[in-house]
Context: one part of a larger RNA
RNA sequence: CUGGGUGUAAAGGGAGCGUACGUGGUGGUGAAAGUCAGAAGUGAGAGCUAGGGGCGUUAUCACGUGAGUGCGUUCGAAACUGUUCUGAUACAGUGUGGGAGAGGUAAGCGGAAUUCCUAGUGUAGCGGUGAAAUGCGUAGAUAUUAGGAGGAACACCAGUGGCGAAGGCGGCUUACUGGACGAUAACUGACGCUGAGGCUCGAAAGCGUGGGGAGCAAACAGGAUUAGAUACCCUGGUAGUCCACGCCGUAAACGAUGAAUACUAGGUGUCGGGGUACUAGAGUACUUCGGUGCCGUCGCAAACGCAGUAAGUAUUCCACCUGGGGAGUACGUUCGCAAGAAUGAAACUC
Numbered sequence: 001c002u003g004g005g006u007g008u009a010a011a012g013g014g015a016g017c018g019u020a021c022g023u024g025g026u027g028g029u030g031a032a033a034g035u036c037a038g039a040a041g042u043g044a045g046a047g048c049u050a051g052g053g054g055c056g057u058u059a060u061c062a063c064g065u066g067a068g069u070g071c072g073u074u075c076g077a078a079a080c081u082g083u084u085c086u087g088a089u090a091c092a093g094u095g096u097g098g099g100a101g102a103g104g105u106a107a108g109c110g111g112a113a114u115u116c117c118u119a120g121u122g123u124a125g126c127g128g129u130g131a132a133a134u135g136c137g138u139a140g141a142u143a144u145u146a147g148g149a150g151g152a153a154c155a156c157c158a159g160u161g162g163c164g165a166a167g168g169c170g171g172c173u174u175a176c177u178g179g180a181c182g183a184u185a186a187c188u189g190a191c192g193c194u195g196a197g198g199c200u201c202g203a204a205a206g207c208g209u210g211g212g213g214a215g216c217a218a219a220c221a222g223g224a225u226u227a228g229a230u231a232c233c234c235u236g237g238u239a240g241u242c243c244a245c246g247c248c249g250u251a252a253a254c255g256a257u258g259a260a261u262a263c264u265a266g267g268u269g270u271c272g273g274g275g276u277a278c279u280a281g282a283g284u285a286c287u288u289c290g291g292u293g294c295c296g297u298c299g300c301a302a303a304c305g306c307a308g309u310a311a312g313u314a315u316u317c318c319a320c321c322u323g324g325g326g327a328g329u330a331c332g333u334u335c336g337c338a339a340g341a342a343u344g345a346a347a348c349u350c
Stems, first nucleotide, its partner, number of pairs: 004321003007304002012318001014201004022193002026087003030083001033081002035077002038074002041071002048066001051063001053061002092188003095184002098181001103177007110154001115149007125136002162169002206247006215241002220236004258317006266295013299306002323350003332343004
C1' cells in the first nucleotide's frame, strides 16, 4: 500500500456551521469529452510466439509468421458518465394559519431553609460519635418568639416526561430571540448530501482583573481511630464554589455506536400534532405524521447482544485502526499568562 475493520477485542473526531474536493433524484434536446465499434498508418532492429529449414543431434544460425494489449488520424454509435439548452415536482427550501417545550440572553420579583446581628422568654448544658474528644456555653449558649441583614439553591409538581448540535437546561413574570413538529399545498424548481483545511460552541477543575462570600469545602489545624494513619469518622477552616469581562479547550465530552438517504414481520407503553366514525358530554374506537422507551421475527454477530431510534440490506462522503511495552513519552513546531493542550516518533525489549 492492498485487504479487512472501528458497541465491548486496536479503532467514530466532544459538537456544529461551512470552503475546496468527492458524490448526486426525474422527462426531453443538442454536441460528442469519457465510453464503444470500423478503417488505414505507426508501433525500428534484435529479443519473444508459431512454422518448416541449415550446421549429424543440442545450444545456436538465417528465413518467414504472429504478437507488440499502445499512440495519433479518420468515418461512425449515443445506452451510460460528463456537458449545452429546456421542462416537471416526489429531494430541499419559502409562504399561510396552529399547538407543545427546564432551548438561549437580559431584567425584575417570590417563598421555604441555613448562617449571622439585635431584642424578649429561659437555665445548664449544647454539639458530635461505633464510643469519645477537640469545639460552643454562666461574658447566658442550645431551645423558643419577634425584627433585621446577606448570599446561594429553587422542595412538592417530576415522569426510561420535555427541549437543545453537543456541552447542557428546572421557582415565577416580562422583553428580545433560535430550532423542531403537525396541517395546508400557494411559491421557488435539484437549490441536495458529505465535508480535508478553516471558523464557532464546548461540563468540571484551573488561570487573569474587579466584585461578592450564607452554606459547602481541596489545602491547612486540631480531636479520634490505628502498630502507624500524611486517610476513612468528628470540630473548625482558606482558595474555590457565585457575578461581570477575558483565557483555558480537556472528560468514561458514552448510546464507549460519525453524518445523510432508501428499503426490510409484528406486539406494547408514552410525549406533541392531524383526520374519520360513534357519543348529550366526559370520552371511546380506528387511523396518520414526528419524537422517546420496552419486547421480538428475518438478518447480522466470536459471543454478549442489535433488531424500522440496526450492530440488518444497500449507496455517498468524512474520521480513525494495524501486536504488547517504551509512550500519548522525547525532539521539533503551533497555541496558551501559566497549568498545559494539539501534532507525535525511535532505539531497546517481550